[in-house]
Molecule: Glycine riboswitch aptamer
Organism: Dehalococcoidia bacterium
This record gives sequence, structure tokens and C1' cells, in this order.
RNA sequence: UACCUCUGGAGAGUCUUUCAUCUGAAAGACACCGAAGGGGCAACCCGAUAAUACCGGGUGAUCUCUCAGGUAAAAGGACAGGGGGGCUAA
Repeated sequence: UACCUCUGGAGAGUCUUUCAUCUGAAAGACACCGAAGGGGCAACCCGAUAAUACCGGGUGAUCUCUCAGGUAAAAGGACAGGGGGGCUAA
């Protein structure tokens, strides 16, 4: 430390319509959330330059955007811990 497995694991919703019929499903409208994924940015590094300026390029997150996803439960879930196994190093 890719991977497998076990455990824990947050946030945010109303209305309308249709169908169903005991409170559920779908669609739409407006609103909201960040912790799958995706986009953006600093310090710093590289190039260029007389130059620390300007310009170009590289690069992070739990920050930021909200494209995707999500806003009953389930599922999913960043991340954390335990176990397994492979690889690498000493």
C1' cells in the first nucleotide's frame, strides 16, 4: 500500500398531478445537501525573463462549484478501525 472482507459512518423537502389504496410509487415545479464520481483554486515547483514583476505549465483537501448524485427506510457513502492476502522497502 492497489485489492478482498467485517464494523462504524453525516447532511438536506415541501407542494402539485397521476396511479395505487393505508400511506406507497412515478412525474413535474420550486427549494435544499455534500461524504461516490467530476470541475475549480493557494502555497510551492518548472519554464520564460535583467527580475522576486508580468506570462505559460504542473500540483491538494473534509475548501469551493453542485455537472452527476442525494434530501422516509433500504441501498449507496468520503473517511476511520479490525482481519485477510499480494506487492515493495529495511